[in-house]
RNA sequence: GUUUGAUCCUGGCUCAGGAUUAACGCUUGCGGUACGUCUAAUACAUGCAAGUCGAACGGAGCACUUGUGCUCAGUGGCGAACGGGUGAGUAACACGUAGGUAACCUGCCCUUAAGACGAGGAUAACCAUUGGAAACGAUGGCUAAUACUGGAUUGAAAGCAGACUCGGCAUCGAGACUGUUUAAAAGAUGCGAUUCGCAUCGCUUAAGGAGGGGCCUGCGGCGCAUUAGUUAGUUGGUAGGGUAAUGGCCUACCAAGACAAUGAUGCGUAGCUGGACUGAGAGGUUGAACAGCCACACUGGGACUGAGAACGGCCCACACUCCUACGGGAGGCAGCAGUAGAGAAUCUUCGGCAAUGGGGGGAACCCUGACCGAGCGAUACCGCGUGAUUGAAGAAAUACUUCGGUAUGUAAAAAUCUUUUACAAAGGAUGAAUGACCUUAGGAGGAAAUGCCUAAGGAGUGACAGUACUUUAGGAAUAAGCCCCGGCUAACUAUGUGCCAGCAGCCGCGGUAAUACAUAGGGGGCAAGCGUUAUCCGGAAUUAUUGGGCGUAAAGGGUGCGUAGGCGGCUAGUUAAGUUCAUGGUCUAAAUUUAAGGCUCAACCUUAAAAUGCUUUGAAAACUGGCUAGCUUGAGAGAGGUAGAGGCAAGUGGAAUUCCAUGUGUAGCGGUAAAAUGCGUAAAUAUAUGGAGGAACACCAGUGGCGAAGGCGGCUUGCUGGGCCUUAUCUGACGCUGAUGCACGAAAGCGUGGGGAGCAAACCGGAUUUAAUACCCCUGGGAGUCCCCCCCCGUAAACGAUGAGUAUAAAGUGUCGGAGGGAUUGGACUCUUUCUGUGCCGGAGCAAACGCAUUAAGUAUUCCACCUGGGGAGUACGGCCGCAAGGUUAAAACUCAAAGGAAUUGACGGGGGCCCGCACAAGCAGUGGAGUAUGUGGUUUAAUUCGACGCAACGCGAAGAACCUUACCAGGGUUUGACAUCCUUUGUCCGCUAUAGAGAUAUAGCUUUCUCUUCGGAGACAAAGAGACAGGUGGUGCAUGGUUGUCGUCAGCUCGUGUCGUGAGAUGUUGGGUUAAGUCCCGCAACGAGCGCAACCCCUGUUGCCAGUUACCAUCAUUAAGUUGGGGGCUCUGGCGAGACCGCCGUUGACAAAACGGAGGAAGGUGGGGAUGACGUCAAAUCAUCAUGCCCCUUACGUCCUGGGCUACACACGUACUACAAUGGUAGGAACAACGGGCAGCGAAUCCGCGAGGAGGAGCCAAUCCCCAAAUCCUAUCUCAGUUCAGAUUGCAGGCUGAAACUCGCCUGCAUGAAGCAGGAAUUGCUAGUAAUGGCAGGUCAGCAUACUGCCGUGAAUACGUUCCCGGGCCUUGUACUCACCGCCCUUCA
Repeated sequence: GUUUGAUCCUGGCUCAGGAUUAACGCUUGCGGUACGUCUAAUACAUGCAAGUCGAACGGAGCACUUGUGCUCAGUGGCGAACGGGUGAGUAACACGUAGGUAACCUGCCCUUAAGACGAGGAUAACCAUUGGAAACGAUGGCUAAUACUGGAUUGAAAGCAGACUCGGCAUCGAGACUGUUUAAAAGAUGCGAUUCGCAUCGCUUAAGGAGGGGCCUGCGGCGCAUUAGUUAGUUGGUAGGGUAAUGGCCUACCAAGACAAUGAUGCGUAGCUGGACUGAGAGGUUGAACAGCCACACUGGGACUGAGAACGGCCCACACUCCUACGGGAGGCAGCAGUAGAGAAUCUUCGGCAAUGGGGGGAACCCUGACCGAGCGAUACCGCGUGAUUGAAGAAAUACUUCGGUAUGUAAAAAUCUUUUACAAAGGAUGAAUGACCUUAGGAGGAAAUGCCUAAGGAGUGACAGUACUUUAGGAAUAAGCCCCGGCUAACUAUGUGCCAGCAGCCGCGGUAAUACAUAGGGGGCAAGCGUUAUCCGGAAUUAUUGGGCGUAAAGGGUGCGUAGGCGGCUAGUUAAGUUCAUGGUCUAAAUUUAAGGCUCAACCUUAAAAUGCUUUGAAAACUGGCUAGCUUGAGAGAGGUAGAGGCAAGUGGAAUUCCAUGUGUAGCGGUAAAAUGCGUAAAUAUAUGGAGGAACACCAGUGGCGAAGGCGGCUUGCUGGGCCUUAUCUGACGCUGAUGCACGAAAGCGUGGGGAGCAAACCGGAUUUAAUACCCCUGGGAGUCCCCCCCCGUAAACGAUGAGUAUAAAGUGUCGGAGGGAUUGGACUCUUUCUGUGCCGGAGCAAACGCAUUAAGUAUUCCACCUGGGGAGUACGGCCGCAAGGUUAAAACUCAAAGGAAUUGACGGGGGCCCGCACAAGCAGUGGAGUAUGUGGUUUAAUUCGACGCAACGCGAAGAACCUUACCAGGGUUUGACAUCCUUUGUCCGCUAUAGAGAUAUAGCUUUCUCUUCGGAGACAAAGAGACAGGUGGUGCAUGGUUGUCGUCAGCUCGUGUCGUGAGAUGUUGGGUUAAGUCCCGCAACGAGCGCAACCCCUGUUGCCAGUUACCAUCAUUAAGUUGGGGGCUCUGGCGAGACCGCCGUUGACAAAACGGAGGAAGGUGGGGAUGACGUCAAAUCAUCAUGCCCCUUACGUCCUGGGCUACACACGUACUACAAUGGUAGGAACAACGGGCAGCGAAUCCGCGAGGAGGAGCCAAUCCCCAAAUCCUAUCUCAGUUCAGAUUGCAGGCUGAAACUCGCCUGCAUGAAGCAGGAAUUGCUAGUAAUGGCAGGUCAGCAUACUGCCGUGAAUACGUUCCCGGGCCUUGUACUCACCGCCCUUCA
């Protein structure tokens, strides 16, 4: 970071850090210091890695200076057991640490003491003969030694025997004495002297030392118990053997032991350690390099030599390789280089013994792949450099851009300066000093000399290395990459791509505007490196000792008894195991840390100090433990009371069901939502009496009682367990918990035999259903339930989802059992105290929250069980148990990034409560059936342009498609364009005619000569030209603005401050009333406020005042006529007002808000209607009103023209009109409106036509003129029929508009006269001037209206009510939903 819409928690996954014997990708200037087969302990070509001594010995050869030197095989001595490599084996005294060895060994070296006498016989080499391919031998002969073998010596030493002293640690150790037995040797060189001696190196013996080793012991460090038993030389003893030495190490005999839950045995894995990495530490991981130990040397086994044993020794066997004359032989790189192979992967077949160290030698010296150095490798760490200063015209270029600019960027260029490093040249180290030799001096010793010891000087020795380092010359000259840029995580833009290509550590990105892919520009990080991969630690308190948990997240065993173990009351004494303090030793060196020092610094190196653990010794005695002695409060016993469905056994009771028998009685019974199966005339059900049988125990009965849990219920008796209370007589810590173990353990199930009324899995039948192998219901039914005898199983949501014990810390209120006290004479009632149990509420505290709260989930403590992401899985395998069913113990592969707990906001529910709405109901009229109109789908077509699709698309955009419109199709034209701006040049446009053509257009001709002026020019228009550009009803409404629909004119939606909550959030806004309303009142941790509601606005209903023309006319006059004079009363017009507020009265209500009734009033509780649409929802609609980002077209997807199409037609749907008739049709007569419109207009009178209409042209720019009703009423007729209903369709004849009426307009007359007789399922509107019904006007418009928007006329019915349908509001509840039930999700199949 990641679970959620958001929150808190639990919990996993992932990342940032450090490290590496690393590898891979890209890149690469220099130096220093380290490191470099982790794999095949695979196989190895070639060379080298252990020799040396002639001053131990004889000899051979060579040289010459003829007695000397050199070389060499052999005999002999020492060494080869060190050094170097590797980690296969090993879970072990292998390692580490601390000890023991009174149970041991030790060459060379050091110290001390003594000795070294005198003899002998061989043998290699060599010579001769001879075998074999070779390796290698055989026989005979000669010879030496510091080679080999005896003898002598003896005081030392050793063995044996005896007796003694001292000491200790059990076996014993040390010392001295007596007796007896046993020993050794070798010379070489030098010097002086020549019977001998001295010196050095050797030799023998003994004692001691140093260093090295053997053996033994305590403690420490891996996994698995799905490894629980192992062991016969096994464990011990005695005796013997063997060893340097103890020991079953080996043998014989005897005994039967030994190890193990504190993990034996087995299996797997592994060299161990100092240390290394990480970590705050505790820890975890690891064992490269360096250092210590062990083990191994092709594999396995064995001995020899030696002080000591085998990488480069021997013998045997297996495998492999090589040589061979096939008879036989040779070999062992896990030494240094190197080769092959394996692998992601790891170097030169280098130089030198100059230094350090080792072997031999008296020494010179020889040997040394130990070692010192160089080479290769960015493998790691460290250091240096790739330049420095100035430099704005902010150059060019590139990228982006709002086109203005911005960024790369002082960066570059340019100027000045420096030269580390590299290249070149010159000089040039430290590491070297000892030994030996020469010279000199001194010392000890000696007869003397050589020699020995010490000091000074001299000469000489370098692989690295023409190196480090220093100096000089030249010139910025020779030197930068890698990764990343969505969040975590520092760093952003453009283009390309379009769930493709790809990225990705986790979350995730990509489906046409990708900061996540690829590229570029820019930026960030690190830097000679940078990234990736792998592994380890960290973060991870995610195994929790430090430092976690277990009511609901994973997690308390079903319950008890009890073993081991763990823990344990008060007092005193003692001890010193734990504990504390001090102390000696040790903890190799290196490392780490600290302090200094040396390489120019650093890495690196040198020196010093510190430190954990184990152990020795001493001290203390509080606490824990051990031992001893007591105590009573824990625990138990005793005594006296007491409640109880506690358990087991025997007996017994009544009600009910069923069955049987008999009587009465007759047609049904039974059952269900409704039925049917079933029973019944062979007499059921019902009812009465009698009987049989089994099981269960109504009422009492109660969050009452008992029990460890499971569980226990009629009554009586017997046996029996436990509890509680009181008392304080006894014991004296006897206690708590409890792994393994043992016992109990509901229901179902299993085994054998009985019993069997009711109930009732399986099963049969009837229903339900699309199906119904089901739930549920019904009629039956048999395992089982139940009981008896015996036995098994061992599990449950066996739950308080809460283990047991002890202590402790507020109140309040019930209840079961017991005891005490007050009051009362006493009892009852009552008050009060206390113990045990069982409930509720609640404080502190706890808790993620919910909640728990003296019956804790608080505070402490003791012990046990259990947990460590989800799934796989409580599964597989194995073990144990079981007759079986199955139980118990209990994984892994693989897979996901979550799974989960509690609470919050919403949404949803065929959850609940309250309320509203023409939502239902009650009514009226319809739609759905017919014909036509119109829209849509579908189909068709060259095209039938496009959009709108549940409500909320479908008489919708379109307030009106013959051309135009027009976006579509066919054909014909055109390309700076039909339209806009800019530039240049020329000019005047305009208009008319003719020809061709379907037209656009083309050609020809005629006509004409613009306006202003400061005379420079400017403007309008037209033509031509070039390019910028125009143009697009092309795409994306899921890139957008704007506009609109809808929920819904529903009553809601929010905010500030405060308060509550860890938080999301809550409160307010909930509650009690009320309202059309979150309207108002009251209450309340809320108080206020905003957007909505209401009101303010418009129309309408009443009226007053003012004003009367074009409106009006009561009175007066006048006329055919409000025509005119006049009037301002009335109607009307249009300004300003009034009026209605639950204001008044009564009742109800909480003294409220308000409701109901009444009065008055034109109007009464919002008077009626309109405009007005909160926060938001639907990625709702519209890119084709308009605007607009991006994409696309540019002689075309632009534009112009003609014709066609949008009007098609098997069909389906929506919306309307007209009807089906008598509440009607037809004919005649008579009457009454309002809103509105009018100059390219409305158009009167009059005349013509059956009519549509024509002629006509008065008046009107409008309260003036024009357009201006029908239903209705009266009279007549039709008389219930497809009609005198209805009018579709069709024919003929006409009218109007318009270039044009064929596709494709409207109207008129005559004729024709379809369907239709009231409409299935279903469904719509409407609560009053409403529905229904009648006509009128207007917009659009040349013409075209059954549509739309308005107007007036006539004018109803019904509403009990809110159970139900639909939609909505508020509260509450459940939720695994939040894309929100059109959700989520399970099984099967593909």
About this RNA:
Predicted 3D model of a 1390-nucleotide RNA (small-subunit ribosomal RNA) from an uncultured bacterium. The RNAcentral record of the sequence draws on ENA.